[in-house]
Formats: sequence, structure tokens, C1' cells
RNA sequence: GCCUUGGUAGCUCAGAUGGUUAGAGCGCCGGAUUGAAACCCCGGAGGUCGGAAGCUCGAAACUUCCCCUUGGCA
Repeated sequence: GCCUUGGUAGCUCAGAUGGUUAGAGCGCCGGAUUGAAACCCCGGAGGUCGGAAGCUCGAAACUUCCCCUUGGCA
């Protein structure tokens, strides 16, 4: 340099073919329980969906460029 995998919450990841409101588990905070804890239970916070531009009435999703990343070829 070429091809390829992926980038969504602190971590691991969902998100059919563009539409409803962006979600789960773990973690974190608070509560309840307990003599006090752990487990279990209830509630909550936390996201400009890697960046920019474009197509569209509408983009996490489609297109282009860039950044980072997995694997391969040279």
C1' cells in the first nucleotide's frame, strides 16, 4: 500500500429492510431487607451511536472522506 472485521452507557454487547422512545447484562448511586453484611428485591443516574459532510420528509443504520481497531496479502 491492497483486502477485510469492528467502533452504540464505565465494561461486554443488542438494535430485521431508514420511521415509533436508543436498549440489555454487569458495574455505579440510593432505598428496602439484616444485629451488621453478602445474595435477592425496588428505584435512579449515566449516550452529541468514532469525527465531518452528503442523500432523504426522516439516519445509530445508506453514500463519501478521515481517525482508531481485528485478521490476511505483499
This is a predicted structure of a 74-nucleotide RNA (transfer RNA) from Pseudaminobacter soli (ex Zhang et al. 2022). Its Rfam family is "tRNA". Its mean pLDDT, the model's own confidence on a scale to 100, is 81. The organism belongs to Pseudaminobacter, within Bacteria.